[in-house]
A computed fold for a 337-nucleotide RNA from Ferrithrix thermotolerans DSM 19514, annotated as Bacterial RNase P class A. The RNAcentral record of the sequence draws on ENA and Rfam. The model forms 95% of the base pairs in the Rfam consensus. NCBI's taxonomy places the organism under Bacteria, Bacillati, Acidimicrobiaceae, Ferrithrix, Ferrithrix thermotolerans.
RNA sequence: CGAGCUGACCGGGUAGCCGCGGAGGAAUCUCUGAGGAAGGUCGGGGCUCCACAGGGCAGGAUGCUAGCUAGCGGCUAGUCGAGGUGACUCGCAGGAAAGUGCAACAGAGAACAGACCGCCAGCUAUAAAAGCUGGUAAGGGUGAAACGGUGUGGUAAGAGCACACCAGCAGAGGAGGUAACUCCCCUGGCUCGGCAAACCCCAUCCGGAGCAAGGUCAAGACGAGGCAUGAGCGGCCCGCUCGUAACCUUAGGUUACAGCCUCAGGUGGACUGCAUAGAUGGAUGGCUACCCAGGUCGUAGACCGGACAGAACCCCGCCUAUAGGUCAGCUCGAACA
Numbered sequence: 001c002g003a004g005c006u007g008a009c010c011g012g013g014u015a016g017c018c019g020c021g022g023a024g025g026a027a028u029c030u031c032u033g034a035g036g037a038a039g040g041u042c043g044g045g046g047c048u049c050c051a052c053a054g055g056g057c058a059g060g061a062u063g064c065u066a067g068c069u070a071g072c073g074g075c076u077a078g079u080c081g082a083g084g085u086g087a088c089u090c091g092c093a094g095g096a097a098a099g100u101g102c103a104a105c106a107g108a109g110a111a112c113a114g115a116c117c118g119c120c121a122g123c124u125a126u127a128a129a130a131g132c133u134g135g136u137a138a139g140g141g142u143g144a145a146a147c148g149g150u151g152u153g154g155u156a157a158g159a160g161c162a163c164a165c166c167a168g169c170a171g172a173g174g175a176g177g178u179a180a181c182u183c184c185c186c187u188g189g190c191u192c193g194g195c196a197a198a199c200c201c202c203a204u205c206c207g208g209a210g211c212a213a214g215g216u217c218a219a220g221a222c223g224a225g226g227c228a229u230g231a232g233c234g235g236c237c238c239g240c241u242c243g244u245a246a247c248c249u250u251a252g253g254u255u256a257c258a259g260c261c262u263c264a265g266g267u268g269g270a271c272u273g274c275a276u277a278g279a280u281g282g283a284u285g286g287c288u289a290c291c292c293a294g295g296u297c298g299u300a301g302a303c304c305g306g307a308c309a310g311a312a313c314c315c316c317g318c319c320u321a322u323a324g325g326u327c328a329g330c331u332c333g334a335a336c337a
Stems, first nucleotide, its partner, number of pairs: 001333010012291007020033005035308001039319002042317005047210004054238004059206005064078005079093001080091004094201002099199002101195002116140002118136006148166006167191001169188003173184004214272004223263005230242003243257006294304004
């Protein structure tokens, strides 16, 4: 100097005029009024209502280890795996020996499979070709993937058939680490793959519905039926609970009110929930001047010119968009000293 990786910040300012929402005021007027993501609605809570003494099934979510957190599918660090020269980035990260299932086509054969071409032996057979029988899975072919790899020996030809080394698997021992896991060494059998972001199994967690939740008032309909054989959280089951007063009165029954369920009818309004912006058809705008980040031409100077985008009960995360500018650390390359 160039190219990258990671993290963080700013993202217009001042003045005047007119205009908009809220608050105050008798009034002129005064004060105040969108974000780093307000977007997505992917998550977690606060809060509200329903049920609750609770339990279970169904259903759903997560899925290496440790810690942080109100909590999480979040964050931090680590382990393992993949990508990258690297700084770093990504994660579909428990279980395939509980079971079921899938892998088109090609291929002999796709999981304890397999003989198409081949190789070997015998017959045919006098020689050759073809054919038949038996052996073989090292070579070739098909395929995304073919039942350890290299080498040597051995064999009729071959094969972990045997051996050496390596990889994987299982077991024993040792060291480090909280752990996930890593490393060393020994023994053994020679070694039946992939997909669970397929169903499933295992472990952990989870009531349901949501501010259009709820609460109060007004208006209006001079309602009907039912309530233990019923009703009361959302899907189901078990369990649990089910009022007050009066009268008649053995058990029990009747009436009124309350509560709940079903049907019909009416209403669609106001206030609140709702706040240092608090709207509710939903406000922040327009114009002028100057300054400023930046760009182009270029002597001065002139011209252009500010991204993504807009609260709706609140908070904490994640993901996505972003003109332009600034800072810090790290990696790689080139040159110079």